C1' cells in the first nucleotide's frame, strides 16, 4: 500500500417561531372538596431494530396447576440465566494459506419402511464381461505305421473366483509382499476399524499407550420409530372498580351416569345450567400503566457468558391514539423505519460514517 | 392480540405416498372445415411450482427463515 476477519459505537447538527401529549409547581373559575376546566412557568417525550410475533419468562384469571394417555418441542459436553430453541467456553466434523467461519451433532448390532433409472446384485446375498481347473466339440499344425498323443486358435457345459472392467449417488476396508489353477484377510507388514483396559480431562472426548479381533456393524431417523429431558390453558379486548342503559326477553336443541369453568381426551377439583339463532342495550370513565429478573458508569470475582457491591447518573405512557410543522445556516446530504402490559432472546430491514483488535500478500528500511 | 388456511402457465385448478421433460380445462398462435365468422377437429407456444437456505443420490412434495393474500374469534344480557 492492497485484500480480508472479528467486535464496539453513531443514526444529520444548530437556531428561531408556532403547535401536540404526560408530569410537577403556582394562579384563576366552579365547587363542600386539588373533582373538573383554563392560563403561566419548569422539566420529560420512540428504536437499534419500536417490526415479524418465531421462542422463553414476568403479570393476571381459570384449583398458584394435580394424575394418566395423547400431542408438541429440544437433542455432542460443561457452564450462565427467572427461563429459553438464547448466550459463553470446550469437544468432534467440515471450509479457509491465515485471522477466523459453519454444523437439526442422541440412537441404523429394538423393530418397520425407502432407494426411480442403470446394473449380475441395492441389503441378503449374488455373477454380465473377464480370469482359472476339468470335460466335450470344431479347425489347424507337429509326432507316430495306425489307434492315438501333444500344441496354437475358436465354441459349449459343470464348477471355482470377486483381483480387473462395466452400472450407479452408494457395491461388503486400503496399499504392498507372499500365496494360488486363477483368486480372495487365505497369510503377513503398515494404515484404518471394532472391542476391552490404561493414562489425561468434571464431561463431551483425546492419546506416537497396551491387549484382543481378520473386519463383524453400508446409507436415509428435516421416514415412522426408540431413548433422555422439558411443556396445563388463555391472554392487558388478561383482570379489578365505578357509571349508564333494557324486553335482564323469545324460539330450537342438549342435559344431573349430564353440562360448564377447561380451547385434545379420561380422572380429579369447583360451580349448576349450557349451545345456536332472533330480538334488545351499551360503544363512557378510573385502574392495571410503567422504577424494572431496569440500563449506564465505577470497583471486585470469573478465560467468558455472567455474578456481587455501589454514597454516582438516567427513566415516553398515548387511547382515533402525542412525539410535529415552517423558516434559516452548515456539511459528509441524512437509510430502515413509529412505542400500545412489561422484559430476555432470535430472525428480518437498514444510507453513510467513526473506532479497536487481528490475519495474509507485496514493497521499503 | 390470538387462531387457521392458501400461494403451481394470462385465468381456474390437478399433482403433495420424495423418483416425469410438472399436467388438465380455458385463453393465445398456426392449420383443417366454411363464401366469411362462430362452433368443431388437429398441432403448437406459454412455468424463477411466492422467495431464500438446508436435508437427501434426487425436493413442487420434507425442515427452517422470510414475503404476500384471505378467513375466523373476543362487551352486557
Nucleotide at each position: 500500500u492492497g485484500a480480508g476477519u472479528c467486535g464496539g459505537c453513531c443514526a444529520g447538527a444548530c437556531a428561531a417561531u408556532c403547535g401536540c401529549u404526560g408530569u410537577g409547581a403556582u394562579g384563576g373559575c366552579u365547587u363542600c372538596a386539588c373533582c373538573g376546566c383554563c392560563a403561566u412557568c419548569a422539566g420529560g417525550g420512540a428504536g437499534g431494530a419500536a417490526a415479524g410475533u418465531c421462542c422463553g419468562g414476568g403479570c393476571u384469571c381459570c384449583a398458584c396447576a394435580g394424575a394418566g394417555c395423547a400431542g408438541g418441542g429440544u437433542g455432542c459436553c460443561a457452564g450462565g440465566u427467572a427461563a429459553c430453541g438464547c448466550c459463553u467456553g470446550g469437544g468432534a466434523g467440515g471450509c479457509g494459506c491465515g485471522a477466523g467461519c459453519c454444523u437439526a451433532c442422541g440412537g441404523a448390532a429394538a423393530g418397520u419402511g425407502c432407494a426411480a433409472c442403470a446394473g449380475a446384485a441395492a441389503g441378503c446375498a449374488u455373477a454380465c464381461c473377464g480370469c482359472c481347473u476339468g470335460c466335450c466339440c470344431c479347425u489347424u499344425c507337429u509326432c507316430u505305421u495306425u489307434u492315438g498323443a501333444g500344441g496354437c486358435g475358436g465354441g459349449g457345459c459343470c464348477g471355482g473366483u470377486a483381483a480387473g472392467g462395466g452400472u450407479g449417488a452408494a457395491a461388503u476396508g486400503g496399499u504392498g509382499c507372499g500365496g494360488u489353477a486363477a483368486g480372495a484377510g487365505c497369510g503377513c507388514a503398515c494404515c484404518g476399524c471394532a472391542u476391552g483396559g490404561g493414562u489425561g480431562g468434571u464431561a463431551a472426548c483425546a492419546c506416537u499407550c497396551c491387549a484382543u479381533g481378520g473386519c463383524a456393524u453400508g446409507g436415509c431417523a428435516a421416514a415412522c420409530c426408540c431413548c433422555a429431558c422439558c411443556c396445563g390453558g388463555a391472554g392487558c379486548a388478561a383482570g379489578g372498580c365505578c357509571a349508564a342503559a333494557u324486553a335482564g326477553g323469545a324460539a330450537u336443541c342438549c342435559a344431573c351416569u349430564g353440562g360448564u369453568g377447561u380451547g385434545g381426551c379420561u380422572c380429579g377439583c369447583a360451580c349448576u345450567g349450557g349451545a345456536u339463532u332472533c330480538g334488545g342495550g351499551u360503544a363512557g370513565g378510573c385502574u392495571g400503566c410503567u422504577u424494572g429478573a431496569g440500563c449506564g458508569g465505577c470497583g471486585c470475582g470469573g478465560u467468558g457468558a455472567c455474578g456481587c457491591g455501589u454514597a454516582c447518573g438516567c427513566c415516553a405512557g398515548a387511547u382515533g391514539a402525542a412525539u410535529g410543522a415552517u423558516u434559516g445556516u452548515c456539511c459528509u446530504a441524512g437509510a430502515c423505519a413509529g412505542a400500545a402490559c412489561c422484559c430476555g432472546g432470535c430472525u428480518u430491514a437498514u444510507c453513510g460514517g467513526c473506532u479497536g483488535a487481528c490475519u495474509c500478500a507485496c514493497c521499503u528500511a | 392480540c390470538c387462531g387457521c388456511u392458501c400461494g403451481u402457465a394470462g385465468c381456474u385448478c390437478a399433482g403433495a405416498u420424495g423418483g416425469a421433460u410438472a399436467g388438465a380445462g380455458u385463453a393465445c398462435c398456426g392449420c383443417c372445415c366454411u363464401c366469411c365468422g362462430a362452433a368443431g377437429g388437429c398441432g403448437g407456444u406459454g412455468g424463477u411450482c411466492g422467495c431464500g437456505c438446508g436435508u437427501u443420490c434426487g425436493a413442487a412434495u420434507c425442515g427452517c427463515g422470510c414475503c404476500g393474500a384471505g378467513c375466523g374469534g373476543g362487551c352486557c344480557a
Predicted 3D model of RNase P RNA and transfer RNA as a complex of 442 nucleotides. Its mean pLDDT, the model's own confidence on a scale to 100, is 76. It holds a member of the Rfam family "Bacterial RNase P class A". It is annotated as a ribozyme.